[in-house]
Annotation: Two RNAs folded together computationally: RNase P RNA and transfer RNA, 382 nucleotides in total. It holds a member of the Rfam family "Archaeal RNase P". The family is grouped with related families in Rfam's "RNaseP clan". Rfam's curators write: Ribonuclease P (RNase P) is a ubiquitous endoribonuclease, found in archaea, bacteria and eukarya as well as chloroplasts and mitochondria. For this family Rfam cites "Ribonuclease P: unity and diversity in a tRNA processing ribozyme" (Frank and Pace, Annu Rev Biochem, 1998). Rfam classes the family as a ribozyme. Its family is annotated with ribonuclease P activity, tRNA processing and multimeric ribonuclease P complex in the Gene Ontology.
């Protein structure tokens, strides 16, 4: 001083111009106020607030969440350069992190994958073939056994066809070791198992009031039992239940000092290093979480 | 605005519930060959995809998170 990554803030201030266009108020051919975001996104979540639906006991299941510790939140969550353990990355930083006593699960490969051990290498002993009368390879020019002799062996002397290695099969002894593979080898990992918390539904198309039109219908299940909690047991209660098809589809409140309703928020200049450029636009409302975004700042890490 | 449901060759589908012989089957449509005089028809071969990212796991089409894309219900009157 350049480049990119990464946390965090921050994501406009002045002035003009006209009915650009909404609202709301006033002295109403006008003025005067006000009028998107930090994520208004995604629709993952809490609470408010509304309406439905709510019969008990029991047993059994069925969704969600999860380190610790201290704070703050009714919550849903969130803060601490706080901290166990893992993982990604050059780093800052970012991301998971309840538990294996029981019960299930670990393909392939690999002796051997959840139950501990067997199986193989090594040892001993038997039994088969192969060495094998072959071509120079130990052996009728005497094997292996016994005997004699000696420290130990060369000798010697009996019997007379086999020995050494190798391969297969059974059997026994094992206390450790080691055995090519896997992610992982006896001690872990994982769950639909186990713990601890917690859970009735539907959303402003809830819901309230007015209004307009059609129609007073048809099919299937149902007291042999509709339907009362996911199931099941016992008790209680006891009539509706599912699809079609028909007509309308307007206003007000609910609702907000943005308060619109197929839905407004306009154009131009100045300035801060600067065509406020990016990412993006409210729909009852407050609040959190995840994503996108690039101008300026700030921080801690890096490379030339 | 609220609520679901879905994404696999170029087009339709099978695998997802309950990870592993998925190196993901089928049909179809595209290539090239063979058959015929030529063209169909038909036999043979080939290419061609898991929507996109991350995360859990020894392993992901799939199981969890987060985007993006496409579909579909909903009110009121009896």
């Nucleotide at each position: 001083g350049u480049g990119a990554g990464c946390u965090g803030g921050c994501g406009g201030a002045c002035g003009g111009c006209u009915u650009u266009c909404g609202c709301g108020c006033u002295u109403u051919u006008a003025g005067c106020g006000u009028g998107a975001g930090g994520a208004a996104a995604c629709u993952c979540c809490g609470c408010c607030c509304a309406c439905c639906a709510c019969g008990c006991a029991g047993a059994c299941u069925u969704c969600g969440c999860a380190g610790c510790a201290u704070c703050c939140g009714c919550a849903a969550g969130g803060a601490u350069g706080g901290u166990u353990g893992g993982g990604u990355g050059a780093g800052a930083a970012c991301c998971c992190u309840g538990g294996c006593a029981a019960c299930a699960g670990c393909g392939c490969a690999g002796a051997a994958a959840c139950g501990a051990a067997a199986c193989g290498u090594c040892c001993a002993c038997u039994c088969g073939g192969c060495g094998c009368a072959u071509g120079a390879a130990c052996a009728a020019u005497g094997a292996c056994a016994c005997a004699u002799g000696u420290u130990a062996a060369g000798u010697u002397g009996u019997c007379g066809a086999g020995a050494a290695g190798c391969c297969g099969a059974a059997u026994g002894a094992g206390a450790a070791g080691c055995g090519a593979u896997g992610a992982a080898a006896c001690g872990g990992c994982u769950g639909u198992c186990c713990u601890g918390c917690g859970a009735g539904g539907u959303g402003a198309a809830a819901g309230g009031g007015c209004a307009a039109a059609u129609a007073g219908g048809c099919g299937c299940c149902u007291a042999g039992g509709a339907g009362c909690u996911g199931u099941c047991u016992g008790c209680g209660c006891g009539a509706g239940g599912c699809g079609c098809g028909g007509g309308u589809a307007g206003c007000c409140c609910g609702u907000u000092u943005a308060g619109c309703c197929a839905a407004a928020u306009g154009c131009c200049g100045u300035c801060a290093c600067a065509u406020a450029a990016a990412c993006a636009a409210a729909a009852g409302g407050c609040g959190g979480g995840u994503u996108a975004u690039g101008u300026c700042c700030a921080g801690g890490a890096c490379a030339c | 605005g609220c609520c679901c449901u879905g994404g696999u060759a170029g087009u339709a589908u099978a695998g997802u519930c309950c990870g592993g012989u998925c190196u993901a089957g089928u049909a179809u449509a595209a290539g090239c060959g063979g058959c015929u005089g030529u063209c169909g028809c038909c036999c043979g071969c080939u290419u061609g995809a898991c929507c996109c990212g991350g995360g859990a796991u020894c392993g992901a089409a799939g199981c969890c998170c987060g985007g993006c894309c496409a579909g579909g219900g909903c009110g009121c009157c009896a």